[in-house]
Context: one part of a larger RNA
Molecule: large-subunit ribosomal RNA, domain IV
Organism: Candidatus Nomurabacteria bacterium RIFCSPLOWO2_12_40_14
RNA sequence: GUGGUCCCCAAGGAACUCGGCAAAAAAGCAGCCGUAACUUCGGGAUAAGGCUUCCCCUCACCAAUUUUGAGCUUAUAAUAUUGAGCUCAAAAUUGGUGAGGGGCGCAGCGAAAGUAUCUCUGGCAACUGUUUACCAAAAACACAGCUCCCUGCGAACUCGCAAGAGGAUGUAUAGGGGGUGACACCUGACCAAUGCCAGAAGGUCAAAUAUCGCCUUUGUAUGUAGCAAUAUGUAUGGUGAGUGAUAUAAGCCCUGGUGAAUGUCGGCCGUAACUAUAACGGUCCUAAGGUAGCGAAAUACCUUGUCGGGUAAGUUCCGACGCGCACGAAUGGUGUAAUGACUGGAGAACUGUCUCGGGGACCAGCUCG
Numbered sequence: 001g002u003g004g005u006c007c008c009c010a011a012g013g014a015a016c017u018c019g020g021c022a023a024a025a026a027a028g029c030a031g032c033c034g035u036a037a038c039u040u041c042g043g044g045a046u047a048a049g050g051c052u053u054c055c056c057c058u059c060a061c062c063a064a065u066u067u068u069g070a071g072c073u074u075a076u077a078a079u080a081u082u083g084a085g086c087u088c089a090a091a092a093u094u095g096g097u098g099a100g101g102g103g104c105g106c107a108g109c110g111a112a113a114g115u116a117u118c119u120c121u122g123g124c125a126a127c128u129g130u131u132u133a134c135c136a137a138a139a140a141c142a143c144a145g146c147u148c149c150c151u152g153c154g155a156a157c158u159c160g161c162a163a164g165a166g167g168a169u170g171u172a173u174a175g176g177g178g179g180u181g182a183c184a185c186c187u188g189a190c191c192a193a194u195g196c197c198a199g200a201a202g203g204u205c206a207a208a209u210a211u212c213g214c215c216u217u218u219g220u221a222u223g224u225a226g227c228a229a230u231a232u233g234u235a236u237g238g239u240g241a242g243u244g245a246u247a248u249a250a251g252c253c254c255u256g257g258u259g260a261a262u263g264u265c266g267g268c269c270g271u272a273a274c275u276a277u278a279a280c281g282g283u284c285c286u287a288a289g290g291u292a293g294c295g296a297a298a299u300a301c302c303u304u305g306u307c308g309g310g311u312a313a314g315u316u317c318c319g320a321c322g323c324g325c326a327c328g329a330a331u332g333g334u335g336u337a338a339u340g341a342c343u344g345g346a347g348a349a350c351u352g353u354c355u356c357g358g359g360g361a362c363c364a365g366c367u368c369g
Base pairs, nucleotide, nucleotide: 002364003363004362005361006360007359008358009357011355012354015353020350030052031051032050033049038043040182054103055102056101057100058099059098060097061096062095063094064093065092066091067090068089069088070087071086072085073084074083075082104108117348118347119346120345121344122343123342124340125339129141130140145180146179147178148177149176150175151174157166158165159164183335184334185333186332188265189264190263193262194261195258196257197256198255199254202253203252204251209247210246211245212244213243214242217238218237219236220235221234222233223232224231225230266284267283268282269281270280293327294324305321306320307319308318309317
């Protein structure tokens, strides 16, 4: 001189650091007192913050047990003894509570073990719960509550080729699916697009099937030309590989509805007796142009916006403002007591986190032996 596990430290006390990470400290679900805002009246709350706690002696009170005495009741037809029960008095013991006096120590839940640091203020999620076994425990998931859609029972839906099974030995206060996520106040406009539901007049439209043709092939009857072979017609049957027409469903086009369905929610110009601004007016476009509420936000580029607070000093924080690059209403909006190994800011206490290091114990390593 290295690493590890511990212990101690002058003065200061977060100056460390992304951040009080780690450590330290306080308190110790004992008794008494005391306890705020807020609140869903349950909580918050062991809020916070104080005091006491050991040993000896004396006294008072309470409870229990034991013993003694007195009185009463009962077991009997009656009396006595005895037994049982009740009341009162006395004594003893044990336990508890309180008061007074005394004693010792730095310290009285004296050790060991176990055992909340606290306060103020934001964000998010209501809460207890669940999760990436082995880098993420959360603001993610779930949740009760709310809402929409489907389902009349041989239900919808799911598994299975099927039989069948689950749903359910249930029956719409039931079952399945989607979204939101306690509670409070609310949840605006748009059905043009997409989806879904309903409708049926018209347009378009498949394969079969039926009917009618063309075409192929094969009969019968009968013409014409020819000596004949043969060629070419007419009428009437069969066959159907192929081909065309007509008839025919849903769907789509079409007509309506529907947002707690997927979603969407404008621009330009002018105008008031200082200036500025524009309640107001004009115009274009749209399906309709963002309502309430909130807002430099877990969302704001410009941006360390501006003002106020806190600090000696504050890109963070809190309260406001609102030209919201690019919040916004169940992809929920805004609040909210309680809760949180969540996350931001501030303070008290405390400390080797630091100024800035130092010392000690043990283990390992290195070197030497």